[in-house]
Context: one part of a larger RNA
RNA sequence: GUCCUCUCAAGGAACUCGGCCAACUGACCCCGUAACUUCGGAAGAAGGGGUGCCAUUGUAUCGUGAAGGGGCUUGUCCCCGUAAGCGAGAAGUGGUCGCAGUGAAUAGUCCCAGGCGACUGUUUAACAAAAACACAGGGCUCUGCUAACACGCAAGUGGAUGUAUAGGGCCUGACGCCUGCCCGGUGCUGGAAGGUUAAGCGGAGAUGUCAGCCGAUAGCAAUAUCGGGGAAGCAUUGAUUCGAAGCCCCAGUAAACGGCGGCCGUAACUAUAACGGUCCUAAGGUAGCGAAAUUCCUUGUCGGGUAAAUUCCGACCUGCACGAAUGGCGUAACGAUCUGGGAACUGUCUCAAGAGGAUGCUCG
Numbered sequence: 001g002u003c004c005u006c007u008c009a010a011g012g013a014a015c016u017c018g019g020c021c022a023a024c025u026g027a028c029c030c031c032g033u034a035a036c037u038u039c040g041g042a043a044g045a046a047g048g049g050g051u052g053c054c055a056u057u058g059u060a061u062c063g064u065g066a067a068g069g070g071g072c073u074u075g076u077c078c079c080c081g082u083a084a085g086c087g088a089g090a091a092g093u094g095g096u097c098g099c100a101g102u103g104a105a106u107a108g109u110c111c112c113a114g115g116c117g118a119c120u121g122u123u124u125a126a127c128a129a130a131a132a133c134a135c136a137g138g139g140c141u142c143u144g145c146u147a148a149c150a151c152g153c154a155a156g157u158g159g160a161u162g163u164a165u166a167g168g169g170c171c172u173g174a175c176g177c178c179u180g181c182c183c184g185g186u187g188c189u190g191g192a193a194g195g196u197u198a199a200g201c202g203g204a205g206a207u208g209u210c211a212g213c214c215g216a217u218a219g220c221a222a223u224a225u226c227g228g229g230g231a232a233g234c235a236u237u238g239a240u241u242c243g244a245a246g247c248c249c250c251a252g253u254a255a256a257c258g259g260c261g262g263c264c265g266u267a268a269c270u271a272u273a274a275c276g277g278u279c280c281u282a283a284g285g286u287a288g289c290g291a292a293a294u295u296c297c298u299u300g301u302c303g304g305g306u307a308a309a310u311u312c313c314g315a316c317c318u319g320c321a322c323g324a325a326u327g328g329c330g331u332a333a334c335g336a337u338c339u340g341g342g343a344a345c346u347g348u349c350u351c352a353a354g355a356g357g358a359u360g361c362u363c364g
Stems, first nucleotide, its partner, number of pairs: 001359007010350002014348001019345001027051005036041001038174001052096005061088004068080004072075001097101001109343007116335002121133002137172007149158003175330004180260003185257002187253005194248003200242001205237005213228006261279005288322001289319001300316005
């Protein structure tokens, strides 16, 4: 020097991002206990008092418990009830010792307000335990059983030795009050008149080749070469017509994916605009909430709390850019959650100091 365990005048969070850490509290008995509430809770709320030893005294009292008594449904029955033994065991009063009696050790700090998530649970084995996941509850949708769905090439298996009060998928997330408008786009479901449309059936034709044929040239001729046209065959293509679902089309559907306006004017101070005009849209954001886990400007403005507060709480609404199961707003209880305030307490600090132990260092 570092680490561990302790102590500390006066002050008491002035420390610090933040009371992180430490300290306070602590057992049992008694008294007492608010808002709020889903009437269960909240609650060990909070806040107080007591605790040793001796005597009364193992007393009072309680449990168990033969005998005894009573009852009838006569039973290994029920009820009353007590001695001994055994077990449990105060309170009050009086006395007494110490600074101190749950004498050491083990053993909640508490309160107020707010955000989020209802809750108990689950999670990043080894930097995250949470507001994330799950959850009971709610909803939509698929599935009639060889179910849907999933694994597998298949056989087959799971689903399920289940059967719509069942099973799969997706979303929401206790409870309370609720969940508005839009189907134009995308998706899904239904529809089938019309338009479009594949393979396929079929083969109108077209093209290449080509015997015989025709022409030209050479040759006396046979013939040879070149050119033209061309049947069958072979080959390459190939139109009209007929042809399903799908798409176009027509409807429905938002607790399906999603979306939910602008400008101008107007009231007898001013300001504001219940009101009017106009443009656009599928429809223009309803209830509730709102500087919010969402507010840029912003430390918005006002109020509260402080001597003083970019945080916090209550309001306002000008919502850059809340909003209704990607749920909205509340909510008792719960939380190693997050935020703000207070009491108590303390070496966190003013501001250091000391004791013991371990280790290191120097000398040996």